């Protein structure tokens, strides 16, 4: 320098103009209630409006998947059912999250990335497609290997008959052909039995390899290797690792099929919940007047006095208001403990809280300002989306010194 791997961080900045929301302060105005010194007064509440000031979305506010806080309801204790989780250790309020470690795999030259993980003889059941003879607890026999029996055929030996030739003779020998009930061997077919080595099928065929053995074979037996079980030693908190002894024990896979073991789990959610409380209806007490005819008196009309006008009180609580509501498992900096996740100590900080729902827009400069995306009770995670940029550690290759 190039190509990469991992981790952390940022998520436009500055300026001008103009808007929006909560809160605080200072004004103006309307309304309601109250006060006494009765005023162009003061106080309180609420609404509208002007000015000033502080603050005003995220790393994911998202999906609502997991775990909690908080609230209400339910609940003696124990068990069953149901659901979730599952190597080991640690962290945490808790988790299915995070950190560190272990075992078995997969990818990459590498840094590193990534999948799985309680239990499958010694609880039980179930399933294992296609192919294949056979797919699971006495597995299976199609091809093949071996033995026996029968048959066919060939051959050798033996034996009998016929013919030819030789020796030159009571006989012997050679060759050819034919036959046989015998024995050995080769091949083929059928039947019976043994076997599981080889071939073949399959993801998987009931350890591997060499020998002994055998009719042929086989953990049938033996050595070595592997696995499993068991006993022991060493290291580790543990998962587990390393080493040794013994036992031929040789045992397939799936638990994301049921199941077994261990641990955890009550339900609903801020539209939770709390509080104040109109109107209408209801209950109780007192009770004879009430309303209209523009102010008063009279009068008139209507309603009411057994069917109760009107006033007062009460409970539940609707509309509506207030609250819950943002100071918290909080953020920043530093020290200490720890490999780390994280914990702890000290100092500092307050960084949205609406209720039809604010956080916007325009312009200029920054080479371009452009990504995903908008809080609604809060918090910790996970997952998903995302233009661009910064920092650190490491890997591989090249160049130079």
């Nucleotide at each position: 320098c190039a190509a990469g791997u991992c981790g952390g961080c940022c998520g436009g900045g500055c300026g001008a103009u103009u808007g929006c929301g909560u809160c605080g302060c200072c004004g103006g105005g309307a309304c309601a209630g109250g006060g006494c010194c009765u005023g162009u007064c003061c106080c309180u509440g609420c609404c509208c409006u002007g000015g000033c000031g502080c603050c005003g979305a995220g790393g994911a506010a998202a999906g609502u998947c997991c775990g909690c806080g908080c609230u209400c309801c339910a609940c003696a204790g124990a068990g069953c059912a149901c659901g979730g989780c599952g190597c080991c250790g640690g962290g945490u309020a808790a988790c299915g999250c995070c950190c560190g470690g272990a075992g078995c795999g997969g990818g990459g030259c590498g840094a590193c990335c990534u999948g799985c993980u309680g239990g499958a003889a010694a609880a039980g059941g179930g399933c294992c497609a296609c192919a294949g003879a056979g797919a699971a607890g006495c597995a299976g026999a199609g091809u093949g290997c071996u033995c026996c029996c029968u048959c066919a055929c060939c051959u050798c030996a033996c034996u009998c008959c016929u013919c030819u030739c030789c020796c030159a003779c009571u006989g012997g020998g050679a060759g050819a052909g034919g036959g046989g009930a015998u024995g050995g061997g080769a091949u083929g077919a059928g039947g019976g039995a043994g076997c599981g080595a080889g071939a073949g099928u399959g993801a998987a065929a009931a350890g591997g390899c060499g020998g002994u053995g055998u009719a042929a074979g086989a953990g049938a037996c033996c050595a070595c290797c592997g696995g499993c079980g068991u006993c022991c030693g060493c290291a580790g908190c543990a998962a587990u690792g390393c080493g040794g002894g013994c036992g031929g024990c040789c045992a397939g896979g799936c638990a994301u099929c049921c199941c077994c073991c261990g641990c955890c789990g009550g339900g609903a959610g801020c539209a939770a919940g709390g509080u104040c409380a109109a109107a209408c209806a209801g209950a109780g007490u007192c009770g004879a007047g009430a309303u209209g005819c523009g102010g008063c008196u009279c009068g008139c009309a209507u309603c009411g006095u057994u069917u109760g006008a009107g006033a007062c009180u009460c409970g539940g609580g609707u509309a509506g208001g207030c609250u819950g509501c943002u100071a918290g498992a909080g953020c920043c900096u530093g020290g200490c403990a720890g490999u780390a996740a994280u914990g702890u100590c000290a100092g500092g900080c307050c960084g949205a809280g609406a209720g039809a729902g604010a956080u916007g827009a325009u312009c200029g400069c920054c080479u371009a300002a452009a990504a995903c995306a908008g809080a609604a009770c809060g918090c910790g995670g996970c997952u998903u989306a995302c233009g661009g940029g910064c920092c650190g550690a490491c890997u591989u290759g090249g160049a130079c010194a």
The prediction has a mean pLDDT of 78. A computed fold for a 401-nucleotide RNA from an Anaerolineales bacterium, annotated as Bacterial RNase P class A. The source organism's lineage runs through Bacteria, Bacillati, Chloroflexota, Anaerolineae and Anaerolineales. The model forms 95% of the base pairs in the Rfam consensus. A source record names the gene rnpB. The sequence is in RNAcentral, with records from ENA. It matches the Rfam family "Bacterial RNase P class A". Its family is annotated with ribonuclease P activity, dimeric ribonuclease P complex and tRNA processing in the Gene Ontology.